[in-house]
RNA sequence: AGAGUUUGAUCCUGGCUCAGGACGAACGCUGGCGGCGUGCUUAACACAUGCAAGUCGAACGGAAUCCAUGGAAGCUUGCUUCCGGAAGAUUUAGUGGCGAACGGGUGAGUAACACGUGAGCAACCUGCCCCGAAGCGGGGGAUAACUCAGGGAAACUUGGGCUAAUACCGCAUACCUUCAUUAGAUCGCAUGGUUUGAUGAAGAAAGAUUUAUCACUUCGGGAGGGGCUCGCGGCCUAUCAGCUUGUUGGUGAGGUAACGGCUCACCAAGGCUACGACGGGUAGCUGGUCUGAGAGGACGAUCAGCCACACUGGAACUGAGACACGGUCCAGACUCCUACGGGAGGCAACGGUGGGGAAUCUUGCGCAAUGGGCGAAAGCCUGACGCAGCAACGCCGCGUGCGGGAUGAAGGCCCUCGGGUCGUAAACCGCUUUCGACAGGGAAGAAAAUGACGGUACCUGUAGAAGAAGCCCCGGCCAACUACGUGCCAGCAGCCGCGGUAAUACGUAGGGGGCGAGCGUUGUCCGGAUUUAUUGGGCGUAAAGAGCUCGUAGGCGGUUAACUAAGUCAGAUGUGAAAACUCAGGGCCCAACUCUGAGCCUGCAUUUGAUACUGGUUUGACUAGAGUCAAGCAGGGGAGUGUGGAAUUCCCAGUGUAGCGGUGAAAUGCGCAGAUAUUGGGAGGAACACCAGCAGCGAAGGCGGCACUCUGGGCUUGUACUGACGCUGAGGAGCGAAAGCAUGGGUAGCAAACAGGAUUAGAUACCCUGGUAGUCCAUGCCGUAAACGUUGGGCACUAGGUGUGGGGACCACUCAACGGUCUCUGUGCCGAAGCUAACGCAUUAAGUGCCCCGCCUGGGGAGUACGGCCGCAAGGCUAAAACUCAAAGGAAUUGACGGGGGCCCGCACAAGCGGCGGAGCAUGUUGCUUAAUUCGAGGCAACGCGAAGAACCUUACCUGGGCUUGACAUGUAGCGAAAAGCCGCAGAGAUGCGGUGUCCUUCGGGGCGCUACACAGGUGGUGCAUGGUUGUCGUCAGCUCGUGUCGUGAGAUGUUGGGUUAAGUCCCGCAACGAGCGCAACCCUCGUCCUAUGUUGCCAGCACGUAAUGGUGGGGACUCGUAGGAGACUGCCGGGGUCAACUCGGAGGAAGGUGGGGAUGAGGUCAAAUCAUCAUGCCCCUUAUGUCCAGGGCUGCAAACAUGCUACAAUGGCCGGUACAAAGGGCUGCAAAACCGCGAGGUUAAGCGAAUCCCAUAAAGCCGGUCUCAGUUCGGAUUGAAGUCUGCAACUCGACUUCAUGAAGCUGGAGUCGCUAGUAAUCCCGGAUCAGCAACGCCGGGGUGAAUACGUUCCCGGGCCUUGUACACACCGCCCGUCACACGCCGAAAGUCGGCAACACCCGAAGUCAGUGGCCUAACCCGCAAGGGAGGAAGCUGCCGAAGGUGGGGUCGGUGAUUGGGGUGAAGUCGUAACAAGGUA
Repeated sequence: AGAGUUUGAUCCUGGCUCAGGACGAACGCUGGCGGCGUGCUUAACACAUGCAAGUCGAACGGAAUCCAUGGAAGCUUGCUUCCGGAAGAUUUAGUGGCGAACGGGUGAGUAACACGUGAGCAACCUGCCCCGAAGCGGGGGAUAACUCAGGGAAACUUGGGCUAAUACCGCAUACCUUCAUUAGAUCGCAUGGUUUGAUGAAGAAAGAUUUAUCACUUCGGGAGGGGCUCGCGGCCUAUCAGCUUGUUGGUGAGGUAACGGCUCACCAAGGCUACGACGGGUAGCUGGUCUGAGAGGACGAUCAGCCACACUGGAACUGAGACACGGUCCAGACUCCUACGGGAGGCAACGGUGGGGAAUCUUGCGCAAUGGGCGAAAGCCUGACGCAGCAACGCCGCGUGCGGGAUGAAGGCCCUCGGGUCGUAAACCGCUUUCGACAGGGAAGAAAAUGACGGUACCUGUAGAAGAAGCCCCGGCCAACUACGUGCCAGCAGCCGCGGUAAUACGUAGGGGGCGAGCGUUGUCCGGAUUUAUUGGGCGUAAAGAGCUCGUAGGCGGUUAACUAAGUCAGAUGUGAAAACUCAGGGCCCAACUCUGAGCCUGCAUUUGAUACUGGUUUGACUAGAGUCAAGCAGGGGAGUGUGGAAUUCCCAGUGUAGCGGUGAAAUGCGCAGAUAUUGGGAGGAACACCAGCAGCGAAGGCGGCACUCUGGGCUUGUACUGACGCUGAGGAGCGAAAGCAUGGGUAGCAAACAGGAUUAGAUACCCUGGUAGUCCAUGCCGUAAACGUUGGGCACUAGGUGUGGGGACCACUCAACGGUCUCUGUGCCGAAGCUAACGCAUUAAGUGCCCCGCCUGGGGAGUACGGCCGCAAGGCUAAAACUCAAAGGAAUUGACGGGGGCCCGCACAAGCGGCGGAGCAUGUUGCUUAAUUCGAGGCAACGCGAAGAACCUUACCUGGGCUUGACAUGUAGCGAAAAGCCGCAGAGAUGCGGUGUCCUUCGGGGCGCUACACAGGUGGUGCAUGGUUGUCGUCAGCUCGUGUCGUGAGAUGUUGGGUUAAGUCCCGCAACGAGCGCAACCCUCGUCCUAUGUUGCCAGCACGUAAUGGUGGGGACUCGUAGGAGACUGCCGGGGUCAACUCGGAGGAAGGUGGGGAUGAGGUCAAAUCAUCAUGCCCCUUAUGUCCAGGGCUGCAAACAUGCUACAAUGGCCGGUACAAAGGGCUGCAAAACCGCGAGGUUAAGCGAAUCCCAUAAAGCCGGUCUCAGUUCGGAUUGAAGUCUGCAACUCGACUUCAUGAAGCUGGAGUCGCUAGUAAUCCCGGAUCAGCAACGCCGGGGUGAAUACGUUCCCGGGCCUUGUACACACCGCCCGUCACACGCCGAAAGUCGGCAACACCCGAAGUCAGUGGCCUAACCCGCAAGGGAGGAAGCUGCCGAAGGUGGGGUCGGUGAUUGGGGUGAAGUCGUAACAAGGUA
């Protein structure tokens, strides 16, 4: 520091996800040791049991025990027992003092002066402690304990009596304090404070032990602690916008330690709030912790500070301090005891229990240390604390050995079978002993004693490698790969995504990677995320500018001077607790941990300065912003009232006759009752042609005949006036198209709804005929639009060019007009820099800056629900969540596609010729059938295709019969002569049985056979695992590369453009220049000529010969064969064209513009075809899916299709005669001639391995004859009979011949195919395969030999350019909505259940306060006493008052028949809405 993921690819926007760190954690697997920490995050749920706050006898009186002297008794004469017991000792229930308000726990409540920070108290308190000053005199009356008598189950309690104090109460004294009055001094920010006097009033005390202290009282001060007040700071929510009656203030009183509505009476009507009051939700706050570069964000365990709480709620008492965790009272809930009358309790102390939960420890030791309480002290108490225990919960440290050791052992795994790897790893040899174990010694912590930890740390010794390794991962991100199993199953998954038979992604194994006593997973937080953007984002098209304007608060604001010093800057002072953090150093062996010092604590406050900038001032001045004024100018700016013509429609009348109208075509409709058309007259409503314009005006919406009235704004010029008066603008207000609503008018045309006619599979549409609201007017609502420049407003700055609207100035001109230049202001286009993801914007910015407002933060759900506000309604404004997806999106690129466009080509259409589709037959296919009808091929590009030939064989299929190392191959081991062949028998045959028969040799063996083991074999599967081969687009003209250039990039350029071509063929131009594969050419063939050669070919001339024939001699002239050349290149001429390429015409030539034909098929597409040509991975079969045999089938036939043949006839059929080929084939062959047969053919047999012989008569043609338009002398199917040939064999199932038979068919519907010249058409010939043949097929050959092409509108296919795109599996694409089904989510809903906070009223505990207090009453006063007084006090009353009750509301939540919506879901239904002009943009 980034990475993965939207796309075919790209850039951007944008979300999701990952890598890091952290944790009081939990879970899974595993687990050796130590140190230091940490350990109920949930139920502030309930708690058994033990313990956590006592202490002081030196405050006090008792009590008990011990005990000297004493007395008595017993006697054993010094012992025992009893009585009594001074002084003393010990213990202590009670009175009294101090403590119990600390320490310890928890975080429920609390959004608050609770906390943090900084101030203030002239408005306060303070026990113990410290310092200082003064004092401690003299009295009194009680009361616990105790005792007596009662009550009660208990807890406890009542009455009588006795007694003490450092308990309680008067009096005295008063340095002093307080108060009242009064006289000064001094100080302060106000009230006022401080201080010196005077007078008066009031106010103290306690002793104890012992000899010196500790206590006590009053006052002043200090320290520490506390109380109160204030500034500032720190959560969410506006779907909470108004809140408040002790409320805000005043006066007076009360109350408090103290100010204060703290409380009360009266008076006033205030106070808070958009800088967020009030309400709701959540939450202890902080130092800090985690993270982060930081700014921030999240958290607030342990430690530390503060606060709050102590079963829930309320209340006070005591006290220096509490409204009190281990105190009291009351109420409530709960638990326990009970004799039922009544009582007891409060673990959020430490342990522990139950419960909850994913989850959190011992009912331990000790006061030795530190600290606390009491005490004079000894000491006692202390679950604070110090330690130990449990837990890998965290951090840190250590170990599980070290060195050598190759035959690279065995074994595992992989393998191309060679080997590789685990791997120096092990074994084996040598060494060491940390940790642990055992044994011995043994601390510091403790200043004199005292050690829980602890026989611990530590040291030493002994034995022995001995006791000590796992977890996760290995497709990418992300480090690490193979095998097997599985087969969209099982499963994985953080995201992308893996798995459908070759899975590095599942499971296992081997190997590897990472970390290591841990490793993974889950959860949470920060980071990455600049993804809430202060640092540090955006808003034309990605999410995002409010429809527009005015304007309040607020924010911001021109030039200059003075003053001030709030902001700002600098210094100083105080504070910012410690711990933490950082740095330096130190202590535990190191580290974690810890100690010391420094830094830091970015802050706040005070103070002293500075004054540039910002701010401030009843300050002064200015004119460039803004406004006013004057003179002009343009304009569909607005409102109202009039008025005009054209047109439509309707009415009346005339003319006139059969249609009109409408459409793609029609129909509905109108019309003989007279329409349409046309002429004249009239009525009425609405809208204003031309002008009219990237023209004008307006803030926007919007505004268009003409005139008048009223009225807003703008621009120009002048520079007269004011003197910053400005800009923006949350809320707010006004305006605001169309549609819609309300009331009343109006209604010509148009026209939702509706009706009819068409179209259509349907057509609730598009088209047509009608037609009502509405459109118009007035008044009032509504308040939204793609209200768009999808671009908020203002100011300033930053190249230009060119139009146009409205002004002004100058020049020129005598003037006007025209013209030119400059300038101001509008409105367009092009374009520099710059910006932008790109497209694009560009002085009218989307550039550069400033100011203000609005808005955005993934897609869907959703601009929806609920709530609120507005509206008559329709609806509008504001505006979520659950759930769901990993994308949604912008711009541009390359393709593909379009019922987009342009250009061009092709037998593509058109123009022609001939067919197919109808018939019969042949062949192939589908389907059906079958035991089997083997398999494959499926639009073009399957279907006379694989098959250039199924009777057996072929053959792969079926039935039946056999074989199992096999029909075939190789190897090893063993055995054999029993082999093969021939013969016979059984059998359908394979086969079996019997007989016969025996091989070669260099003796190693080979060939052959048998047995056994490896293996063979498979036309079994997968062409979607493959190679090879092939088809197709298409013989279409395309497909690419290097370098350069352009672009962020995908990519583009080149290859586009202008011409031209059959062609990316060539030329020109051009940021391209070149090159490759294709095109063309080179190759073959045909066409002309030449040369050479001349057999089997040829025969002109010469000669011979024949009935005749190159038959013979001979010849090479010719034909022909073979071989080699020449020739054609737009070379020449002319026209056109860019002086081009090229094209048109011509000459010459056998041939002319690639001369005809062939071979030749770029890069790619179709998961195209083929596992059945062959090869081949994997899978499957192995006495069978292999192999052998016989028979059958592949030929099966209601039907359909494809390709052909033959025909339907006279351009013909039949008969007779007669002419002319080319190319092939031939020895298991072609076969002449002769003979036989009507014939197929047969018999016999020359020649020929073929330019020699044979197949072999070419046919159409020509000549002659016949038939005469008919189902025929056309046509030949079908059938019968008889034959021929091939073959082991023609039944299933061959071909051919003869005779007989003589079917359909008279030119073929919709539709469709081929062909542009030696072509179509037509006519024969040959060949492959092959015993024969299904061949009418296929492949070749020649003969005869046309017609037509205006042209490119249309159909099909293709090429190039361009355009649109939501397609990229690429239109056979994508995709929308209803319905049906399943699942989960939310809303509404008659209701119903509950929580919370208030309100009104009722009741009213405890308790404070107030009043009263007949009864009662020790201290003081009067009094001799009785008694009285002062004071106290139970009780009673009143205010307040918790819980409770009643009631109506508020708010939130649960649930709810039914219902609505939206979401998701491999293969459901209906349509086709959108994306192309998406077929109606």
RNAcentral holds the sequence, with entries from SILVA. Small-subunit ribosomal RNA from a metagenome, 1481 nucleotides, folded computationally. Model confidence (mean pLDDT): 85 of 100.